Predicted 3D model of a 1526-nucleotide RNA (small-subunit ribosomal RNA) from an uncultured archaeon. Its mean pLDDT, the model's own confidence on a scale to 100, is 86.
[in-house]
RNA sequence: AGAGUUUGAUCCUGGCUCAGAGCGAACGCUGGCGGCGUGCCUAACACAUGCAAGUCGAGCGGAGCUAACUUAUGUGGCGACACAUGAGUUAGCUUAGCGGCGGACGGGUGAGUAACACGUAGGUGACCUACCCCUGGGAGUGGGAUAACCACUGGAAACGGUGGCUAAUACCGCAUAAAGUCACGGGCUUGAAGGUCUGUGACCAAAGGGGAAACCCGCCUGGGGAUGGGCCUGCGGCCUAUCAGGUAGUUGGCAGGGUAAAGGCCUACCAAGCCUGAGACGGGUAGCCGGUCUGAGAGGACGGACGGCCACACUGGGACUGAGACACGGCCCAGACUCCUACGGGAGGCAGCAGUGGGGAAUAUUGGACAAUGGGCGAAAGCCUGAUCCAGCGACGCCGCGUGGAGGACGAAGGCCUUCGGGUUGUAAACUCCUUUUGCAGGGGAAAAGUGAGGAUGGUACCCUGCGAAUAAGCCACGGCUAACUCUGUGCCAGCAGCCGCGGUAAGACAGAGGUGGCGAGCGUUGCUCGGAAUCACUGGGCUUAAAGGGCGUGUAGGCGGUGAUGCAAGUGCUGGGUGGAAUACUAUGGCUUAACCAUAGUGCUGCCCUGCAGACUGCAUUACUUGAGAGAGCGAGGGGAGGGCGGAAUUCCCGGUGUAGCGGUGAAAUGCGUAGAUAUCGGGAGGAAGGCCUGUGGCGAAGGCGGCCCUCUGGCGCUCAUCUGACGCUGAGGCGCGAAAGCGUGGGGAGCAAACAGGAUUAGAUACCCUGGUAGUCCACGCCCUAAACGGUGGGCACUAGGUGUGGGGUCUUAAAGGGCUCUGUGCCGAAGGGAAACCAUUAAGUGCCCCGCCUGGGGAGUACGGCCGCAAGGUUGAAACUCAAAGGAAUUGACGGGGGCCCGCACAAGCGGUGGAGCAUGUGGUUUAAUUCGAUGCUACGCGAAGGACCUUACCUGGGCUUGACAUGCUGGUGGUAGGAGCUCGAAAGGGUGACGACCGAGGGGAAACCCUUGGAGCCAGCACAGGUGCUGCAUGGCUGUCGUCAGCUCGUGCCGUGAGGUGUUGGGUUAAGUCCCGCAACGAGCGCAACCCCUGCCCUCUGUUGCCAUCGGGUAAAGCCGGGCACUCUGAGGGGACUGCCGGCGACAAGCUGGAGGAAGGUGGGGAUGACGUCAAGUCAGCAUGGCCCUUAUGUCCAGGGCGACACACGUGCUACAAUGGCCACUACAGCGGGUAGCGAAGCCGUGAGGCGGAGCCAAUCCCUGAAAAGUGGUCUCAGUUGGGAUCGGAGUCUGCAACUCGACUCCGUGAACGCGGAAUCGCUAGUAAUCGCGGAUCAGCCAUGCCGCGGUGAAUACGUUCCCGGGCCUUGUACACACCGCCCGUCACACCACGAAAGCCUGUUGUACCCGAAGAUGGUGAGCUAACCCCUGAGCUUGUCGAAGGGGAGGCAGCCAUUGAAGGUAUGGCAGGUGAUUGGGGUGAAGUCGUAACAAGGUAGCCGUAGGGGAACCUGCGGCUG
Repeated sequence: AGAGUUUGAUCCUGGCUCAGAGCGAACGCUGGCGGCGUGCCUAACACAUGCAAGUCGAGCGGAGCUAACUUAUGUGGCGACACAUGAGUUAGCUUAGCGGCGGACGGGUGAGUAACACGUAGGUGACCUACCCCUGGGAGUGGGAUAACCACUGGAAACGGUGGCUAAUACCGCAUAAAGUCACGGGCUUGAAGGUCUGUGACCAAAGGGGAAACCCGCCUGGGGAUGGGCCUGCGGCCUAUCAGGUAGUUGGCAGGGUAAAGGCCUACCAAGCCUGAGACGGGUAGCCGGUCUGAGAGGACGGACGGCCACACUGGGACUGAGACACGGCCCAGACUCCUACGGGAGGCAGCAGUGGGGAAUAUUGGACAAUGGGCGAAAGCCUGAUCCAGCGACGCCGCGUGGAGGACGAAGGCCUUCGGGUUGUAAACUCCUUUUGCAGGGGAAAAGUGAGGAUGGUACCCUGCGAAUAAGCCACGGCUAACUCUGUGCCAGCAGCCGCGGUAAGACAGAGGUGGCGAGCGUUGCUCGGAAUCACUGGGCUUAAAGGGCGUGUAGGCGGUGAUGCAAGUGCUGGGUGGAAUACUAUGGCUUAACCAUAGUGCUGCCCUGCAGACUGCAUUACUUGAGAGAGCGAGGGGAGGGCGGAAUUCCCGGUGUAGCGGUGAAAUGCGUAGAUAUCGGGAGGAAGGCCUGUGGCGAAGGCGGCCCUCUGGCGCUCAUCUGACGCUGAGGCGCGAAAGCGUGGGGAGCAAACAGGAUUAGAUACCCUGGUAGUCCACGCCCUAAACGGUGGGCACUAGGUGUGGGGUCUUAAAGGGCUCUGUGCCGAAGGGAAACCAUUAAGUGCCCCGCCUGGGGAGUACGGCCGCAAGGUUGAAACUCAAAGGAAUUGACGGGGGCCCGCACAAGCGGUGGAGCAUGUGGUUUAAUUCGAUGCUACGCGAAGGACCUUACCUGGGCUUGACAUGCUGGUGGUAGGAGCUCGAAAGGGUGACGACCGAGGGGAAACCCUUGGAGCCAGCACAGGUGCUGCAUGGCUGUCGUCAGCUCGUGCCGUGAGGUGUUGGGUUAAGUCCCGCAACGAGCGCAACCCCUGCCCUCUGUUGCCAUCGGGUAAAGCCGGGCACUCUGAGGGGACUGCCGGCGACAAGCUGGAGGAAGGUGGGGAUGACGUCAAGUCAGCAUGGCCCUUAUGUCCAGGGCGACACACGUGCUACAAUGGCCACUACAGCGGGUAGCGAAGCCGUGAGGCGGAGCCAAUCCCUGAAAAGUGGUCUCAGUUGGGAUCGGAGUCUGCAACUCGACUCCGUGAACGCGGAAUCGCUAGUAAUCGCGGAUCAGCCAUGCCGCGGUGAAUACGUUCCCGGGCCUUGUACACACCGCCCGUCACACCACGAAAGCCUGUUGUACCCGAAGAUGGUGAGCUAACCCCUGAGCUUGUCGAAGGGGAGGCAGCCAUUGAAGGUAUGGCAGGUGAUUGGGGUGAAGUCGUAACAAGGUAGCCGUAGGGGAACCUGCGGCUG
């Protein structure tokens, strides 16, 4: 830092996707150790059990226990004395209660909260603060109760009730009052309501405990501090306008209440305010921050752990106590839930730590300790502390370590691959040597740790010793992105997939394996965040055509704003100060063996506040100016607007005249009109609408838009002058106004035109296009509607930045005029720089800048739904989501295509000649049939094709019978002399099986005279193993070969140039050609493959050659004949050469290329024919010619044999043959070829046969002999238009030949038979000259032949081409394109089916919220309080200690219960708003390999398309009106 993905390719736009980092995670596979962290994100769901807040006996009275002493009684003892019980005193211990302090901290959670809740900076002159610190002053004197306890008593319990006793640091009265508070004054001080000093009056205090004591701990009242808080304010931080208005204590005032304290916080009264587009109110979501993650940064996302703040504690309400609470482990009430109950009543609140159930993808132990840190109480010891410190569990994260190290092969085994050679796993292993982190065992054993003791952690870390490689590797990936490749299996199946996409028989993409890559105690996956994404763009984007300029103006708020001067200092800059907590981050250093982690120091924390200075710029104020803007004066152009009036042409209608049969209309018609007189024509009249020529990329207007002439009213604009004002300006969210056509309302009007409608045509249909009619409407007035391709698809303003050339309006200079120069303002075209993806724009910007507004953010869903606003309606405006796709797009490129254009070719059409299509037959194919009818070829480019020879063979098919190392090849092992071979016999259709007389060969060694014998090896044979074999599959795995476009004239390259690029140029253009043939021109210059030529045949001549060919001359000779001698002139043979090149002449052309005519020539402009086939296309054809990868068969899919089939036959098609006859048939006679072939061959003469043929065998390996008679033609004759003397099918009979064999299934011959067929519908083929047509001949294959086929040969031998409009094919240029599998393309809508999400819907359900009313708990406030009431007061006065005494009693003050009122949660009734769920049915939408109907769009898409609107129609759509060109 980028990459993949839209296309055939390209550039751009644009979305989707990936690579990175991160996490409180989860899931899958796997898992050795340690350290440090971290762990309910869900149900603020419900909770069993235990623990989490107590402490103080030095506040108090008791109670209990223990001890000592004293004493009483009793017992025992002689007694001292002991024991027991009781009482008292003292001491110690325990602590239920009263009392004090603490339970407001610590701990948890994130529900609620969009708020001064939080952050930050301030304020408090509007406040509080227990305990703590400093400091001042003080504590005198009295009193009455009450728990505990005792008695009685209620209750199941919880918990009480009554009576009686008692203490205090509990409670109360009085005294004292420096200070304090209040009221009224005074002085000083402050910006301020504050502070301070002071006068008078009033009011308000207290508690004791410990100690031998000193003294200590407390108590009361002030002041100050510290700490912690309350309240207020500026600024900052979510979404939604489909929430636009909200508000009644609401906003302010006065008075009062309340509070620690300002305040509508509360109450009464008064006023009518207050908030809001800089977003009030409402809805949704959310604890906030330090920070965390990411990012280059700016930002974005998040707020778990840790730290700060807030809120909450089952839900809702409430207060009490207190310094502090409206109180997590307090209270009261209401509600829900759970539990107990004796049914009367009670109890409870884990969002403390553990733990349980539940929920969930998911989150831990009912552990240890108060040793440390911290907290509460206490004088202290100490007690309490699930705060905390530790341990446990979880790879949840980060960090560290290990699973061994060294050596070890031209490389074990195994696995995998293989081209079979080998490669790879791989120094990897084995093996040798070594080490011991971890592990196990034994021993020692901490620091942190203080202050004497005290250690949960912990017998842990660590250290020492021993043992022994021992205890320890996985996960993911390997098509591209993206690092890593092969085999096998599978066969659009199974599956993969983040995107693109893989899988339909060779898959590097699925699955397995081997190998490789990556990471490693982890690795992958999923989810989420940021990044990449400049894809919301502040940094840092855009709007002509890709998404995007508002239809146009006017103007409010707002934003922005000319020149000079002065002042201020808000913005701005700088100095200094405060703050920005700690942690985190960064840097440095240090501590744990390292690291993570931790510590210390520094930096940073981009912010806010205060202060001073500066004064350029912005701002504010004042003042001045004229250039912006406006005014004035003078000219000027104009379809600018509104109203009124007038005129002519034309259409139609009416009246009259003339006139007669048609008119009209179309591609052609018809409907229609017309003999009741149309059309045509003349005259007269009526009426409505529209404005010809002028008319022009001319004018005017903001846009829509505006067109006869005249008049009235009226808006804007340009030029000139420089007289006035003096920045008065620009833009403009909302608002307001205008706004084509269609459409709507009311009333007119209505000629023409014309949605709808009707009819006629067209058509498969024709709800259209065409025609005939025709109503709304089009017109006017008034009122609505408010949309268009309302377009320059380009918002407005100002300034700047080369020019050239038209045109409208004005001025000025020059000029006789025409014209020209300069200038202002409009409107076009072309172009520089520049811009742009390109097309293009370019002083009328899409260039360069500034200001303001509007708008865009992938395609579809959709400008749809819901909601709001507007409208009479139609509808407009604002405007989503679910779901779905991997694109949708723009411009340009190359092709292809067009019922686009231009130019040009071709037997392409036309002009001709002959055919096919009809008949019979032959042959091939389809189909059908069959045991099999083997297989392939299938539009042109399959179909007399593979087949240039299917009776057996061939043969691949079928039936049946056999063989299994095989019919054939190579190698290895073993065996074998009566071996190999093999007559004969036997079964059999054969193949094959069985038997089997006889019976070998070669090399080496040995023996022998030799014959021959022995040993060994080979051949052959047998057995076995490797293997053979396959016309089995795949031509879509291939080679080779072939067809086709097409013998068409094209296809490319190098360099250069142009273009961001695909690509273009060259190769286009002007001519010319058969030709990209040549010439000229040209940013191209050259070149290659093609064209042409070079090659072959043929046409003329020459030279050479001279037999087997030839015969002119000479001779011989025959019935005749090159028959013979001879000759090589000619013909010819076959070798070489010449000839033709637009070379020559005229004309045309550009002086060219070339064209045309002519001369000469055997031949002329390529002489005729052949061979020769560019880059490529059709996954064209062929695995059955051959070759070949892969797959498949292996006693069979191989191989052998017999028979059958490939020859079937209701049909259909292709290619042919023969015909239909007289240009003919038949008979007779008579001529003239060329190419070829021949020894297992061609076969002569002669003879036989009607003939096929037979006999025969001469000659010939062939210019020699043979095939070999050519036929048509010619001559003569006959037939006479007939199904015939045409035609020969079919069938019968008899034969010939080939062959092992002609039944299925050969050809030929003869005799007989004598079918269809009388020239062929639609349609269709060939051919342009030695061609068509017609006639015969030869050859290959081959025993023969189903050949009428194929390949050649010669004989006879035409007609026609005006021409390129049309059909088909092709070439070049150009144009459009939504095509690129390329028009056999693409593609639209209805309908049908399946699935999905959404809207509507009678309703139903739920949540939330408002309003009114009812009821009204606890509590609070006020009132009342006849009931109750110790302290204080008064009366009375039993009594006595005679007192400021005092019992009982009475009254009062004060208090309380109760009651009343107000307020008040939950609840209820009624009625609204909002949100959600559901809903019969319904609506459209989306998606879905092969459904239906049509063909709307893309090429002029066959009616140009599209926009708005209206009507109509199965559907795409059609039509009307206006608009646009995309």
Rfam family: Bacterial small subunit ribosomal RNA.